[in-house]
RNA sequence: UGCUUAUCAAGAAAGGUGGAGGGAGAUGGCCCCAUGAAACCUUAGCAACCAUGCCGGUAACGGCAAAGGUGCUACAUCCAUUCCUGCGGAAAGCGGGAGAGAUAAGUC
Numbered sequence: 001u002g003c004u005u006a007u008c009a010a011g012a013a014a015g016g017u018g019g020a021g022g023g024a025g026a027u028g029g030c031c032c033c034a035u036g037a038a039a040c041c042u043u044a045g046c047a048a049c050c051a052u053g054c055c056g057g058u059a060a061c062g063g064c065a066a067a068g069g070u071g072c073u074a075c076a077u078c079c080a081u082u083c084c085u086g087c088g089g090a091a092a093g094c095g096g097g098a099g100a101g102a103u104a105a106g107u108c
Stems, first nucleotide, its partner, number of pairs: 002107007013043005021032003026081004044073003049069002052065005077100001082098006
């Protein structure tokens, strides 16, 4: 990097360094940001994918815990774009799905 499966509801921030960007890439929009962006560090927390422990179960699986491995802690996978599609006579507008992306586990 590719492939497979699951989820994308909800949840959870302070400090230090830093010094202009950031919300995945491009364009357009919308938004955050010198009352301090990104990044890094510390501490705290959230969650429960993997692992672990306990409970129920023949099992599949379910529940509880959480000091391990990841992940996450503005708003929401920000919106549109490409394809399919629903409502609509059409246009506008409003939706759904795919694709794309993120995370986890597995795999070549």